[in-house]
RNA sequence: GGGCCGCAGGGAGAUGGCAUGCCUCCCGCUCCGGCCAUGCGCACGGGGCAAACCACCUUAGGGUUGAUGAUGCCUGCACCGCC
Repeated sequence: GGGCCGCAGGGAGAUGGCAUGCCUCCCGCUCCGGCCAUGCGCACGGGGCAAACCACCUUAGGGUUGAUGAUGCCUGCACCGCC
């Protein structure tokens, strides 16, 4: 210097919200501020960009499932029954 893994943290998982000792995936660049051990420093804060993400089938005419990644609850929608 490069690669990989682990930990911590942030983000994402086809229609809303909250929760989780849970699951999967992404995690780099840059600017400003702060800090002191002054270093291509910081498992400090903020902004911008990127990544993960943006369902399936099809004879391309059309067709299918679901407010969950999973579980619980709430909200919305649809169907049936009762009062």

The RNA shown here (Fluoride riboswitch aptamer (crcB RNA motif)) has 83 nucleotides.
Rfam family: Fluoride riboswitch aptamer (crcB RNA motif). Its family is annotated with response to fluoride and positive regulation of gene expression in the Gene Ontology.